[in-house]
Molecule: transfer RNA
Organism: Candidatus Roizmanbacteria bacterium RIFCSPHIGHO2_02_FULL_43_11
RNA sequence: GGCCCCGUCGUCUAGCGGCCUAGGACAUUGGGCUUUCAUCCCAAAAAUCACGGGUUCGAAUCCCGUCGGGGUCA
Numbered sequence: 001g002g003c004c005c006c007g008u009c010g011u012c013u014a015g016c017g018g019c020c021u022a023g024g025a026c027a028u029u030g031g032g033c034u035u036u037c038a039u040c041c042c043a044a045a046a047a048u049c050a051c052g053g054g055u056u057c058g059a060a061u062c063c064c065g066u067c068g069g070g071g072u073c074a
Base pairs, nucleotide, nucleotide: 001073002072003071004070005069006068007067010026011025012024013023018057028044029043030042031041032040050066051065052064053063054062
């Protein structure tokens, strides 16, 4: 340098054009339970979906570019 794949709450992830102003698990915080801790139960906060542009009535999702990570060929 060419080609392919990936980037979503603190972490891991679901999502495949509208029912998503984005769901789940763990972690965190608060409360309950307990003599206390752990477990368990309830609740809350947390992602404008890597960034910019385009298509569309409508984009996390489709297209283009940039950045970052991984793989492969030379």